[in-house]
RNA sequence: GUAUUACACUGGGGGUGCUGCAUAAGCGGCUGAGAGAAACAGAUUUGUUUUAACCCUUCGAACUCGAACUAGAUAAUCCUAGCGUGGGGAAUGAGGUCACCUUUGUAA
Numbered sequence: 001g002u003a004u005u006a007c008a009c010u011g012g013g014g015g016u017g018c019u020g021c022a023u024a025a026g027c028g029g030c031u032g033a034g035a036g037a038a039a040c041a042g043a044u045u046u047g048u049u050u051u052a053a054c055c056c057u058u059c060g061a062a063c064u065c066g067a068a069c070u071a072g073a074u075a076a077u078c079c080u081a082g083c084g085u086g087g088g089g090a091a092u093g094a095g096g097u098c099a100c101c102u103u104u105g106u107a108a
Base pairs, nucleotide, nucleotide: 001100007095009093010091011057012056013055014054017030018029019028020027021026036051037050038049039048040047041046063088064087065086069082070081071080072079
């Protein structure tokens, strides 16, 4: 010093499933980073908003479309893999020690 992995800050994005007690509140089980809580409206169960944690933020598999998909497992499931060098998807944010490069000085 163009820049800068890790790291933290600010802004933004995202999902919340399957299943047992029994059918709702509630209490459990399965996978996972995460399956949480509150309020409002309509209505017997659905949608919207806010917020917590977690993850992701273009070097983008967080998430979503295809998809009530295909194959394999399971009590069951967006459980696993394929699909996927497919399409979409939120900061060219400002800091920043490692590393790297250049110049000067000292020593050998």
The RNA shown here (TPP riboswitch aptamer (THI element)) has 108 nucleotides and comes from Virgibacillus sp.
The same sequence occurs in records of 2 taxa.
Lineage of the source: Bacteria > Bacillati > Bacilli > Bacillaceae > Virgibacillus.
It matches the Rfam family "TPP riboswitch aptamer (THI element)". Gene Ontology term of the family: thiamine pyrophosphate binding.